[in-house]
c-di-GMP-I-GGC riboswitch aptamer from a Desulfobulbaceae bacterium, 74 nucleotides, folded computationally.
RNA sequence: UGUGAAAAAGCCAAACCUGCCGCAAGGCAGGGACGGAAAGCCACGGAGCUUAUAAGCUAGCCGGGUUACCAAUU
Numbered sequence: 001u002g003u004g005a006a007a008a009a010g011c012c013a014a015a016c017c018u019g020c021c022g023c024a025a026g027g028c029a030g031g032g033a034c035g036g037a038a039a040g041c042c043a044c045g046g047a048g049c050u051u052a053u054a055a056g057c058u059a060g061c062c063g064g065g066u067u068a069c070c071a072a073u074u
Stems, first nucleotide, its partner, number of pairs: 002073001003071002011036002016031006034060001040066003044063003047058004
């Protein structure tokens, strides 16, 4: 520097339940694990969703950008 087979020292946490915020989509916290090799971060492009039509949400829908862990390996 490239790659991601099998793993997991560590990491995150779907559904569902509880509380709070939000008109809503949804978010945050606790519990909980279906999964994840960026399921870290960024709404730039596409897509989907909501709406009070001003706008907003989804990074665990795909692509892109950027930073990082581990390991058969280059």

The source organism's lineage runs through Bacteria, Pseudomonadati, Thermodesulfobacteriota, Desulfobulbia and Desulfobulbaceae. Rfam family: c-di-GMP-I-GGC riboswitch aptamer. Its family is annotated with cyclic-di-GMP binding in the Gene Ontology.